This is a predicted structure of a 71-nucleotide RNA (transfer RNA) from Micromonospora pisi. Its Rfam family is "tRNA". Rfam classes the family as a transfer RNA. The source organism's lineage runs through Bacteria, Actinomycetes, Micromonosporales, Micromonosporaceae and Micromonospora. The RNAcentral record of the sequence draws on ENA and Rfam.
């Protein structure tokens, strides 16, 4: 200083440019003699800044932050 990768609910993983969802956690409730477990709802996110488009987590630029490689 150069290259490549990654950033998305508290956590992990998802999503052709077109309503951002799963699973765990949490909350609430139903089952149960009483906890577990099982079953419902509910919770809550696209790293920051610009651009391109009828739209942008996705695609262009800067920036940051974390991995890994080179020198």
């Nucleotide at each position: 200083u150069c290259c490549g990768g990654u950033g998305u609910c508290g956590u992990u993983c998802a999503a052709c440019g077109g309503c951002a969802g799963g699973a765990c956690g949490g909350g609430c409730g139903g089952c149960u003699g009483u906890u577990a477990a099982c079953c419902g709802c509910c919770u809550a996110a696209u790293c920051g800044g610009g651009g391109u488009u009828c739209g942008a987590a996705u695609c262009c630029c800067u920036g940051c932050a974390c991995c890994g490689g080179a020198g």